[in-house]
FMN riboswitch aptamer (RFN element), 119 nucleotides, folded computationally.
């Protein structure tokens, strides 16, 4: 230095103001938020995780499914930067929820560190 193993820690943000109403952080106007890896820096590209369904089932594991972007500019290079204008957001609960409460003191892509094996 590279590879493998074990362990530890970390690992998702956001309703403020106004209106209607008996009742809404759920409706209307406005506001606000953006997991991980890759790649010129990404909520919208590619892949992954989370969520949902089915089979098996204590756990686990396998399969399926799963949202949304255009224009201009700069550049060797950007659907990633800058400017302009858009769009999207699981399930259960409740006056209809990306932002409240709940499953969840859960799970997890992955990141960092420690120890160790071999070369």
């Nucleotide at each position: 230095u590279a590879u493998g193993a074990u362990c530890u820690u970390u690992g998702g943000g956001g309703c403020g103001g106004g209106g209607u109403g008996a009742g809404a952080u759920u409706c209307c106007c406005u506001a606000c938020c953006g997991g991980c890896a890759g790649u010129a820096a990404a909520g919208u590209c590619u892949g992954c995780g989370a969520g949902g369904g089915c089979g098996u089932u204590u756990u686990u594991c396998g399969c399926c499914u799963u949202g949304a972007c255009g224009g201009a500019g700069c550049u060797u290079a950007u659907u990633u930067c800058u400017c302009c204008g858009a769009c999207c957001g699981a399930c259960g609960g409740u006056a209809u929820a990306g932002u409240c409460c709940g499953g969840a003191u859960g799970a997890g892509a992955a990141a960092a560190g420690a120890u160790u094996u071999u070369u």

It was read from a public genome assembly, where an Rfam model found it.